[in-house]
Model confidence (mean pLDDT): 82 of 100. Predicted 3D model of a 73-nucleotide RNA (transfer RNA) from a Microcaldota archaeon. It matches the Rfam family "tRNA". Rfam classes the family as a transfer RNA. The RNAcentral record of the sequence draws on ENA. The source organism's lineage runs through Archaea, Nanobdellati and Microcaldota.
């Protein structure tokens, strides 16, 4: 210098190919239960790496930037 892959909540991940309310587990918070705690049960909380474009509508498609990993030179 050239090419490919990855980036979603505090953590781990699904949805992406084929555009249509961003789901699940753990965790946090509240409640029930308990002498207290844990377990169990119910409720609740929080995310699409940054910017731009296309579209009625973008995590998904296009461009660019950043970070990480790999291959070639």
């Nucleotide at each position: 210098g050239g090419g490919g892959c990855u980036u979603u909540a505090g953590c781990a991940u699904a949805a992406c190919c084929c555009g249509g309310c961003a789901g699940u587990g753990c965790g946090g918070c509240c409640g029930c239960c308990u002498c207290c705690a844990g377990a169990g049960c119910g409720g609740u909380u929080g995310a699409u790496g940054g910017g731009g474009g296309u579209u009625c509508a973008a995590a998904u498609c296009c461009c660019u930037c950043a970070a990480g990993c790999c291959c070639c030179a």